[in-house]
RNA sequence: GCUCCUAUGGCUCAGUGGUAGAGCGUGUCACUAGUAAUGACAAAGUCCUCGGUUCGAUCCCGAGUAGGAGCA
Numbered sequence: 001g002c003u004c005c006u007a008u009g010g011c012u013c014a015g016u017g018g019u020a021g022a023g024c025g026u027g028u029c030a031c032u033a034g035u036a037a038u039g040a041c042a043a044a045g046u047c048c049u050c051g052g053u054u055c056g057a058u059c060c061c062g063a064g065u066a067g068g069a070g071c072a
Stems, first nucleotide, its partner, number of pairs: 001071007010024004018055001026042005048064005
């Protein structure tokens, strides 16, 4: 230098055009003599950035940033 992959709650990940979900974690409550476990409820996301397409973009297109892999 070229090619490809990845970027989504605190963490690990799902989500192939119609207002974003799970597990773990966190908080509150219940249960217990108390803790753990268990159960119920809740909070937490400008979906990496900018632009384009579209009535509508996490999703499609372009450029960029960061991380990773391969080739030279």

Description
The prediction has a mean pLDDT of 82. Transfer RNA from Talaromyces pinophilus, 72 nucleotides, folded computationally. Rfam family: tRNA. Rfam links the family to the GO term triplet codon-amino acid adaptor activity. Rfam classes the family as a transfer RNA. RNAcentral records the identical sequence in 2 taxa.